RNA sequence: AGGGUAGGUCGGGCAACCGCGGGAGGCAAAACCUCCUGAGGAAAGUCCGAGCUCCACAGAGCAGGGUACUGGGUAACACCCAGUGGGGGUAACCCCAGGAAAGUGCCACAGAAAACAUACCGCCCCGCAGGGGGUAAGGGUGAAAAGGUGAGGUAAGAGCUCACCGGACGUCGGGUGACCGGCGUGCCUGGCAAACCCUACCCGGAGCAAGGCUAAAUAGGAAGGGAUGAGGUGGCUCGCUGACCUUCGGGUUAGCCGCUUGAGGGGUGGGGUAACCCACCCCCCAGACAGAUGGUUGCCGCUCUCCGGAGAGGAGAGUACAGAACUCGGCUUAUAGACCUGCCCUCCUC
Numbered sequence: 001a002g003g004g005u006a007g008g009u010c011g012g013g014c015a016a017c018c019g020c021g022g023g024a025g026g027c028a029a030a031a032c033c034u035c036c037u038g039a040g041g042a043a044a045g046u047c048c049g050a051g052c053u054c055c056a057c058a059g060a061g062c063a064g065g066g067u068a069c070u071g072g073g074u075a076a077c078a079c080c081c082a083g084u085g086g087g088g089g090u091a092a093c094c095c096c097a098g099g100a101a102a103g104u105g106c107c108a109c110a111g112a113a114a115a116c117a118u119a120c121c122g123c124c125c126c127g128c129a130g131g132g133g134g135u136a137a138g139g140g141u142g143a144a145a146a147g148g149u150g151a152g153g154u155a156a157g158a159g160c161u162c163a164c165c166g167g168a169c170g171u172c173g174g175g176u177g178a179c180c181g182g183c184g185u186g187c188c189u190g191g192c193a194a195a196c197c198c199u200a201c202c203c204g205g206a207g208c209a210a211g212g213c214u215a216a217a218u219a220g221g222a223a224g225g226g227a228u229g230a231g232g233u234g235g236c237u238c239g240c241u242g243a244c245c246u247u248c249g250g251g252u253u254a255g256c257c258g259c260u261u262g263a264g265g266g267g268u269g270g271g272g273u274a275a276c277c278c279a280c281c282c283c284c285c286a287g288a289c290a291g292a293u294g295g296u297u298g299c300c301g302c303u304c305u306c307c308g309g310a311g312a313g314g315a316g317a318g319u320a321c322a323g324a325a326c327u328c329g330g331c332u333u334a335u336a337g338a339c340c341u342g343c344c345c346u347c348c349u350c
Stems, first nucleotide, its partner, number of pairs: 001346010012300007020038007040321001044332002047330005052207004059238004064203005069083005084097005098198002103196002105192003120139002122135005147165006166187001168185007211257004221248005231241003264283008301319007
């Protein structure tokens, strides 16, 4: 210098004018005025996990669903960190993960055979021959063919025997563990669990239109049901609860709380490989209910193109994705452009 890989940050600035939501003050109240404050890294998808609220501060069984190597972090998780094994890459690094020896099932086409093995061509032996027997090295089929390579052995062959590799079982050692290493025996049994299933662990439901309070309005309207249990507990059964419920008709459809101080943000120090945790100090950072956070103009940035001479300067165009609605922790997706850091590979120079 070029290429790659992992992670992080920002994502326009200033001013003027006209507007909007919230708060404070003038002010006891209204109008009005002044001041302060007012979107994001994803506010998004609503895909996971929680807080909070109501129903037993949610209980039993069945059904159903979720998660899935190991250890740790966390309020919790399908997230994060560290490791283990396998695969990919020259490397940095990335991807994958329970059980196929509990049982059932499936494996198209091709092929002899798709799993209690079998034998199409071939090879060897016997036989004049039809044929019989042995074999699985070689060929052929297939996504996948019953350990692989080499040597010995044999009629030809074969874990039949041996060496190495692979795998299984046993045993010893190391590690919290996944697992790793040594030794021995000895070769025997595909793949699919995002097929059913099995194992371990987890999961009650509904959601801020949750839920609560006040005011207003109605009706002492009609029909039906109800302590022989209505209704609720939104999968079912139980259990729990316990007086109203359903339909029709009529009325009111206002205000307040929940609502933003929170597993919160920043800094310093300490512990830990890390995720993260602890201590101290500082900060307060939108709260609407048809839903504000906007518009116009000027100047300056940034990027691209053109003019100019590659300079100085000038002109034009562009400046993303998007947008709170109970609140957090994650994941995923969208994103013009700019910047920073660690590491790897190749080349060049000293």
Molecule: Bacterial RNase P class A
Organism: Candidatus Caldatribacterium sp.